The RNA shown here (transfer RNA) has 71 nucleotides and comes from a Deltaproteobacteria bacterium. It was read from a public genome assembly. Model confidence (mean pLDDT): 81 of 100. It matches the Rfam family "tRNA". By type it is a transfer RNA. Rfam links the family to the GO term triplet codon-amino acid adaptor activity.

[in-house]
RNA sequence: GGCCCCGUCGCCAAGUGGUAAGGCAGAGGUCUGCAAAACCUCCACCACCCGUUCGAAUCGGGUCGGGGCCU
Numbered sequence: 001g002g003c004c005c006c007g008u009c010g011c012c013a014a015g016u017g018g019u020a021a022g023g024c025a026g027a028g029g030u031c032u033g034c035a036a037a038a039c040c041u042c043c044a045c046c047a048c049c050c051g052u053u054c055g056a057a058u059c060g061g062g063u064c065g066g067g068g069c070c071u
Base pairs, nucleotide, nucleotide: 001070002069003068004067005066006065007064010024011023012022018054026042027041028040029039030038047063048062049061050060051059
């Protein structure tokens, strides 16, 4: 220098055009003499910018970060 893969909540992780599942952690509540356990509720517009589209986490281009292959 060229090519490929990955980036989604504090952590893990699904979703691949129609507005983001689940688990752990966290917050509030019910219960309890107090706790624990259990149960209920809440918590992310998706690394960033631009574009395509009625509509983008998802498609295209670029940038940044991580990993791999070739020379």